[in-house]
Context: one part of a larger RNA
RNA sequence: UUGGGCGUAAAGGGUGUGUAGGUGGAUAAAAAAGUUAAAUGUGAAAUCCCUAGGCUUAACUUAGGAACUGCAUUUAAAACUAUUUGUCUAGAGUAUUGUAGAGGAAAGUAGAAUUUCCGGUGUAACGGUGAAAUGCGUAGAUAUCGGAAGGAAUACCAGAAGCGAAGGCGACUUUCUGGACAAAUACUGACACUGAGACACGAAAGCGUGGGGAGCAAACAGGGUUAGAUACCCUGGUAGUCCACGCUGUAAACGAUGAAAACUUGCUGUUAGGCAUGAAAAUAUGUUUAGUGGCGUAGCUAACGCGUUAAGUUUUCCGCCUGGGGAGUAUGAUCGCAAGGUUAAAACUC
Numbered sequence: 001u002u003g004g005g006c007g008u009a010a011a012g013g014g015u016g017u018g019u020a021g022g023u024g025g026a027u028a029a030a031a032a033a034g035u036u037a038a039a040u041g042u043g044a045a046a047u048c049c050c051u052a053g054g055c056u057u058a059a060c061u062u063a064g065g066a067a068c069u070g071c072a073u074u075u076a077a078a079a080c081u082a083u084u085u086g087u088c089u090a091g092a093g094u095a096u097u098g099u100a101g102a103g104g105a106a107a108g109u110a111g112a113a114u115u116u117c118c119g120g121u122g123u124a125a126c127g128g129u130g131a132a133a134u135g136c137g138u139a140g141a142u143a144u145c146g147g148a149a150g151g152a153a154u155a156c157c158a159g160a161a162g163c164g165a166a167g168g169c170g171a172c173u174u175u176c177u178g179g180a181c182a183a184a185u186a187c188u189g190a191c192a193c194u195g196a197g198a199c200a201c202g203a204a205a206g207c208g209u210g211g212g213g214a215g216c217a218a219a220c221a222g223g224g225u226u227a228g229a230u231a232c233c234c235u236g237g238u239a240g241u242c243c244a245c246g247c248u249g250u251a252a253a254c255g256a257u258g259a260a261a262a263c264u265u266g267c268u269g270u271u272a273g274g275c276a277u278g279a280a281a282a283u284a285u286g287u288u289u290a291g292u293g294g295c296g297u298a299g300c301u302a303a304c305g306c307g308u309u310a311a312g313u314u315u316u317c318c319g320c321c322u323g324g325g326g327a328g329u330a331u332g333a334u335c336g337c338a339a340g341g342u343u344a345a346a347a348c349u350c
Stems, first nucleotide, its partner, number of pairs: 004321003007304002012318001014201004021194003025088006033081002035077008049065006091191001092188004096183004103177007110154001115149007126135001162169002206247006215241002220236004258317006266295012299306002323350003332343004
């Protein structure tokens, strides 16, 4: 390379937008680049293959044939692909009317609770644990009542529920704003799919500058446990957690399952709509779109399991894998303030 694969054995990029490239709906015509057929020319000799001959045979060698699967030119064909021209509406999109939503950004507001402070009542404990101790408290704690401050998070609703490309998103109000879905018509007329590079977003932790700091809490200190205890338990407690701006760019970034499209028995729940029937208040039955769950047919699978949300049957494009260790390391390059990230071997060894 051919071939085989990627849920769990090695293997789906963290996610999107999109450039080049690859692929691409229906129909008519043209032309003939690819394609197909034929003819002509060429494709040196030797070699290879076949037949016959010569050395005693063979190797070797001589002659003839075939072949040289290629290239060029000319002629012809027109199904398919590409091209050109015209047309179409089933893909895609736009407009209209609605619907649901923790989708995003900013500003403001609220009520529980914790903590601290002030004041009242009140007196000897409180706290903590398996049991204790450190700790706190007669300088009046804990408890309880009233008031104030400040920060962070939003009980119930809450659901295998919803939204978002993913990360993720949960009090309320306002403003700005993205997307999805449904129903009918009207319009554009293939405008599409994928996507190397590129660009954008990207939990937590971490970093820089400036704020903030209630609770929690790496590090750290003390108490306990223990043979030891650099832990688990307890009392404290700093970074951090929060905000603004900038960086980092990684996660079991998981559905461990790339995106898009078509086809293939069903049952049952749920979310957002539509239609029909009945009923006229909610609601019910049937049906149909779009999501989201459970179970299962065929089929697939090494099995587990998947099963119209496929891991079934197919098509297009991208990414990735090739025994274990060495190693996601060294080196180089590149990005970063750093921490480190990305790309990525070999010797050796089993």
Molecule: small-subunit ribosomal RNA, central domain
Organism: metagenome